This is a predicted structure of a 73-nucleotide RNA (transfer RNA) from a Tepidisphaeraceae bacterium. The sequence is in RNAcentral, with records from ENA and MGnify. Rfam family: tRNA. Rfam describes the family as follows. Transfer RNA (tRNA) molecules are approximately 80 nucleotides in length. Its mean pLDDT, the model's own confidence on a scale to 100, is 82.
[in-house]
RNA sequence: ACGCCUGUAGCUCAAUGGCAAGAGUGCCGGUCUUACAUACCGGCGGUUGCUGGUUCAAGUCCAGCCAGGCGUA
Repeated sequence: ACGCCUGUAGCUCAAUGGCAAGAGUGCCGGUCUUACAUACCGGCGGUUGCUGGUUCAAGUCCAGCCAGGCGUA
C1' cells in the first nucleotide's frame, strides 16, 4: 500500500428491514445465615464507533471516515 473480518450495557455476546434493542456476567437492594459465601427474587446500566445515503420504517442494506484484528506484497 492492497484485500478480508469485527465494532451493540462496565465485560462477553445475541437480535429475519418492523412490537418496548435482549441474555449471561457485573453492580445495588431484598430473602436466607450468628456472620460471610452459595442459591433465589427484584432493580440499575445502551446517542447500536462517527458522518451521510436508501426506505413508510435501519443495530441490520449502501458510501466515506475512525479504531481493532487477520492476510498478501